[in-house]
RNA sequence: CAUUGACAAGGGCAGUCCUUCCGCAAGGAGGGAUCGCAAAGCCACCGGUCUAAAUACUCAUCAGACAGCGGGGUUACCAUG
Numbered sequence: 001c002a003u004u005g006a007c008a009a010g011g012g013c014a015g016u017c018c019u020u021c022c023g024c025a026a027g028g029a030g031g032g033a034u035c036g037c038a039a040a041g042c043c044a045c046c047g048g049u050c051u052a053a054a055u056a057c058u059c060a061u062c063a064g065a066c067a068g069c070g071g072g073g074u075u076a077c078c079a080u081g
Base pairs, nucleotide, nucleotide: 001081002080004079005078012037013036016033017032018031019030020029021028022027035068041074042073043072045071046070047069048066049065050064051063054061055060
C1' cells in the first nucleotide's frame, strides 16, 4: 500500500425470542439468552422491500423505516502478501 482472509490470537456485533420505553405504523432504543457475520462499523446516493399518519379525493402528493436485501461511498483490529 492492497483489502487476500488459509492458519491463528485478542476480541466485536447481535438475527430470532422474551421484556420495558418511544412511534399511527413499518420500526427504533435499553436489558437477558444466542442464529449467524471479516466489515453484521458508519452513510439513505441508486435499486429493492415495508409502513401509511397528514393532505388530496379521479389519479395521487408528501412523509417515514429497513445498512443482517443488493450495489456504491467511507473508516478499520489482527494475520498474510

c-di-GMP-I riboswitch aptamer from a Gammaproteobacteria bacterium, 81 nucleotides, folded computationally. The prediction has a mean pLDDT of 78.